[in-house]
RNA sequence: UACUCAUCAAGAGUUGGUGGAGGGACUGGCCCGAUGAAACCGCGGCAACCAUUUGGCAAGUCCAAAACGGUGCCAAUUCCGGCGUACGGCGCGAGAUGGGGA
Numbered sequence: 001u002a003c004u005c006a007u008c009a010a011g012a013g014u015u016g017g018u019g020g021a022g023g024g025a026c027u028g029g030c031c032c033g034a035u036g037a038a039a040c041c042g043c044g045g046c047a048a049c050c051a052u053u054u055g056g057c058a059a060g061u062c063c064a065a066a067a068c069g070g071u072g073c074c075a076a077u078u079c080c081g082g083c084g085u086a087c088g089g090c091g092c093g094a095g096a097u098g099g100g101g102a
Stems, first nucleotide, its partner, number of pairs: 001102001003100006013043001015042004022032003026082004044074003049070002052066005057060001078094001083091002
């Protein structure tokens, strides 16, 4: 990087330092930002995908619990629309994150 599977209405920072104008994938909106954006470092937190441990019986591609490890995440539904629609927080696509084999 492409493929494949799962998930995306919940949850968690008015945080310290550096920094100094951008950021919310793309596009159109609409928002956030000098009362300090991105990024980097630290601290704190959320969650439970992988790994691990424990328990359950119906023994599975199962359920539940824990949270020391590997990722991820911590404005707004994935911020909203984008294509389709029987108009339904519906389907598809795109994107994001994790697992898998190449």
Overview: Predicted 3D model of a 102-nucleotide RNA (SAM riboswitch aptamer (S box leader)) from Thermosinus carboxydivorans. Its mean pLDDT, the model's own confidence on a scale to 100, is 85. The RNAcentral record of the sequence draws on Rfam and Ribocentre.